This is a predicted structure of a 121-nucleotide RNA (SAM riboswitch aptamer (S box leader)) from Salisediminibacterium selenitireducens. Of the family's consensus pairs, 97% are formed in the model.
[in-house]
RNA sequence: CUCUUAUCAAGAGCGGCUUAGGGACUGGCCCGAUGAAGCCCGGCAACCAGCACAGGAUCUGUUUUUCACUUGUGCAAGGUGCCAAUUCCAGCAGGACACCAGGUGUUCUGGCAGAUGAGAG
Numbered sequence: 001c002u003c004u005u006a007u008c009a010a011g012a013g014c015g016g017c018u019u020a021g022g023g024a025c026u027g028g029c030c031c032g033a034u035g036a037a038g039c040c041c042g043g044c045a046a047c048c049a050g051c052a053c054a055g056g057a058u059c060u061g062u063u064u065u066u067c068a069c070u071u072g073u074g075c076a077a078g079g080u081g082c083c084a085a086u087u088c089c090a091g092c093a094g095g096a097c098a099c100c101a102g103g104u105g106u107u108c109u110g111g112c113a114g115a116u117g118a119g120a121g
Base pairs, nucleotide, nucleotide: 001121002120003119004118005117006116007115008114013041015040016039017038021031022030023029025091026090027089028088042083043082044081046080047079048078050075051074052073053072054071055070056069087113092110093109094108095107096106097105098104099103
């Protein structure tokens, strides 16, 4: 970097350093010298991993037990991640409702795109 897959409506500092931008992109709309982004500390707890408990399915085996797979709960916080706003909203398609000449708005669903984890190349 590419592919596959799961999740994305919750959660997270009135700390220090530093200085001007940031919210992926486009259009909006927001945040920011009452200091943005970044670094340190602190915190949150989604995935992977660890420990414990309670189950489930299948196979082997005379039976039992153990190991592995799988579901849930809890602990801890190891590897990543995250710590304004629903992924801030929309961006393509379809349905419903309302107003209605056209069309516009609201809402729901599925996609596209994005972010993060895990696996593979």